[in-house]
Context: one part of a larger RNA
RNA sequence: GAACGAACGCUGGCAGCGUGGAUUAGGCAUGCAAGUCGAACGAGAUUCCCCGUGAUAGCAAUAUUAUGGGGAUGACAGUGGCGAAAGGGUGAGUAACGCGUGGGCAAUCUGCCUUCAAGUUGGGGAUAACCUGCCGGAAGGCGGACUAAUACCGAAUGUGGCCACCCCUUGAUGAGGGAAUGACUAAAGACGGGGAUCCUUCGGGACCUGUCACUUGAAGAUGAGCCCGCGUACCAUCAGCUCGUUGGUGAGGUAACGGCCCACCAAGGCUUACGGUUAGCUGGUCUGAGAGGAUGGUCAGCCACACUGGGACUGAGACACUGCCCAGACUCCUACGGGAGGCUGCAGUCGAGGAUCUUCUGCAAUGGGCGCAAGCCUGACAGAGCGACGCUGCGUGGAGGAUGAAGGCCUUCGGGUUGUAAACUCCUGUCAUUCGGGAACAAUGAGCAUGGCAUUAAUACCGCCAUGCAGUGAUGGUACCGGAAGAGGAAGCCACGGCUAACUCUGUGCCAGCAGCCGCGGUAAUACAGAGGUGGCGAGCGUUGUUC
Numbered sequence: 001g002a003a004c005g006a007a008c009g010c011u012g013g014c015a016g017c018g019u020g021g022a023u024u025a026g027g028c029a030u031g032c033a034a035g036u037c038g039a040a041c042g043a044g045a046u047u048c049c050c051c052g053u054g055a056u057a058g059c060a061a062u063a064u065u066a067u068g069g070g071g072a073u074g075a076c077a078g079u080g081g082c083g084a085a086a087g088g089g090u091g092a093g094u095a096a097c098g099c100g101u102g103g104g105c106a107a108u109c110u111g112c113c114u115u116c117a118a119g120u121u122g123g124g125g126a127u128a129a130c131c132u133g134c135c136g137g138a139a140g141g142c143g144g145a146c147u148a149a150u151a152c153c154g155a156a157u158g159u160g161g162c163c164a165c166c167c168c169u170u171g172a173u174g175a176g177g178g179a180a181u182g183a184c185u186a187a188a189g190a191c192g193g194g195g196a197u198c199c200u201u202c203g204g205g206a207c208c209u210g211u212c213a214c215u216u217g218a219a220g221a222u223g224a225g226c227c228c229g230c231g232u233a234c235c236a237u238c239a240g241c242u243c244g245u246u247g248g249u250g251a252g253g254u255a256a257c258g259g260c261c262c263a264c265c266a267a268g269g270c271u272u273a274c275g276g277u278u279a280g281c282u283g284g285u286c287u288g289a290g291a292g293g294a295u296g297g298u299c300a301g302c303c304a305c306a307c308u309g310g311g312a313c314u315g316a317g318a319c320a321c322u323g324c325c326c327a328g329a330c331u332c333c334u335a336c337g338g339g340a341g342g343c344u345g346c347a348g349u350c351g352a353g354g355a356u357c358u359u360c361u362g363c364a365a366u367g368g369g370c371g372c373a374a375g376c377c378u379g380a381c382a383g384a385g386c387g388a389c390g391c392u393g394c395g396u397g398g399a400g401g402a403u404g405a406a407g408g409c410c411u412u413c414g415g416g417u418u419g420u421a422a423a424c425u426c427c428u429g430u431c432a433u434u435c436g437g438g439a440a441c442a443a444u445g446a447g448c449a450u451g452g453c454a455u456u457a458a459u460a461c462c463g464c465c466a467u468g469c470a471g472u473g474a475u476g477g478u479a480c481c482g483g484a485a486g487a488g489g490a491a492g493c494c495a496c497g498g499c500u501a502a503c504u505c506u507g508u509g510c511c512a513g514c515a516g517c518c519g520c521g522g523u524a525a526u527a528c529a530g531a532g533g534u535g536g537c538g539a540g541c542g543u544u545g546u547u548c
Stems, first nucleotide, its partner, number of pairs: 001548004006544005013394006019387002026350003030347003035082003040079002047072011089305003098232008108224002113220007121155001123153002134143001160185002163182002166178004189212006197206003233277003240270003245267006252260001280302004284295004307328005330341004358384001360383003366380001367378004397427004407418004431489001433484005447469007492537005497518003503532005513520002
């Protein structure tokens, strides 16, 4: 000099863009952060409408009410499907194939998505749930009965797949290709439209057709798993380490190779190993002419973790942050029998600390989950708020104005200086204030209408394309634009002995004090303290810490 996720002191006008728990991976009140689908399924509260009957009031029309049937709505739960393994957080652990980089898998898996091939036949037995009824319980919760499905289970078929046997290709084992035979191996429906025919419990069904779903397989894409070369901190005041250890055979296990696990056999294997300390790694960031040094916050990629330790289940995927089980520590409830919990999600709270924000708004946009869709959910995200924490921009006025006013300070008492500075005159109107106008981010989807294409038995339905109509904004009456008034509302901080730009007076008297280094202060201190003046930077300025 530059830099910072900074802190402290004094001071503080506005805007834009960033950024903000670095310490206790310490403990957490409260709310929210993962749901969705009725076009898979049974049941169905509530509300509304229609029809019938009865009662009451009324002369009647009618009103109120009770009840039966039908229709619409369809909450809260439940079965089932998909999602919940993403998104979000943190850096405790880890010196490691963890990360980076380059390869390999003839040793692998892959839900949803895309393309292609083939199929979707015919049956069965249960069970949850509101409700009904019963038992026990403080509660969490538990037991019995009824019933459905795209839930579950047999059977049939086998395009295929897989296994056995055979042939060919290949450097290559279990890779690729091919032929025959045998064994094993699958499924589910839902929602629209429809002319003829058939059946019908008159609701509909068969049948035809469209969309979505389902099953088997091949290929792709995406994601994941595994292996290897090289690189990846410090300590030798750590010199030897190792017995599933190193290798083989066989069996098991895995999606898959492998001491991954086991039995037997051989006796090997490693050496900056082993041990210890520290640390998430990288793209990058800071500095520097570079080489290098330091660093890894925000953003992006990978990894690890989810109160602590262990374990598996489900699933395409987890050994699973807001799933399950066991143990432990802690907190809470209890009728003492027993139960409940996990903010290293977003806010917020206590604690510790020099130190780090709102218990805000919205799903309008982008993205994600579910759904045919409308849509629902989304503390991801989009925004607003707070903090001079950082960077950038703007302002705190401009021009004129000398008897160089007054006051202050200095003085050789003549004057000098503050100083065009002020007053005063004439202007301007950024920002702030106030009044008025006022955006873009929105176009899809779905709906309606028209036209075309495709499909089909079909002018129906569905799908695709085009045009038109109507509608959707948290930010926000914000940005921006225009008007009004009026210099009005907006300057400090540090330094002045040398390094180092900037000097005098007064006070003090080795005292009080200053100080980055040299050093100042013991009676004229440009070095302490105050004042005037001057220098530097400026909404900041200085100090401290850390890095180069």
Molecule: small-subunit ribosomal RNA, 5' domain
Organism: metagenome